[in-house]
RNA sequence: AAACUGCAAAGGCAAAGCCGUUGAAAAAUGGCGACGCAAAGCUAAAGGGGCUAAAGCUCAUUUUGGGAAAUGCCAGCCAGCUGCCAGU
Numbered sequence: 001a002a003a004c005u006g007c008a009a010a011g012g013c014a015a016a017g018c019c020g021u022u023g024a025a026a027a028a029u030g031g032c033g034a035c036g037c038a039a040a041g042c043u044a045a046a047g048g049g050g051c052u053a054a055a056g057c058u059c060a061u062u063u064u065g066g067g068a069a070a071u072g073c074c075a076g077c078c079a080g081c082u083g084c085c086a087g088u
Stems, first nucleotide, its partner, number of pairs: 003088004012037002017032006035076001041081003047078002049074003057067003
């Protein structure tokens, strides 16, 4: 240096929920909070998969509605890239 493994140590992150803020929404973000995580670090048209649908389009219609659709959103779904420590 590389591969495999993850007992321990030092640490790290932070689910759900609640409050505030942003957003049409999905969701994001700050605080509290810990379900868990050996990558729960980074990467989102240009790997797969999932979520939402404001405006516009379209169908119906008095109105309410319905439909398709993402370069919007999710990495704590799979995946890609990078990485601490220890052991073999």
Predicted 3D model of an 88-nucleotide RNA (c-di-GMP-I riboswitch aptamer) from a Syntrophomonadaceae bacterium.
Taxonomically the source falls in Syntrophomonadaceae (Bacteria, Bacillati, Bacillota, Clostridia).
Its mean pLDDT, the model's own confidence on a scale to 100, is 85.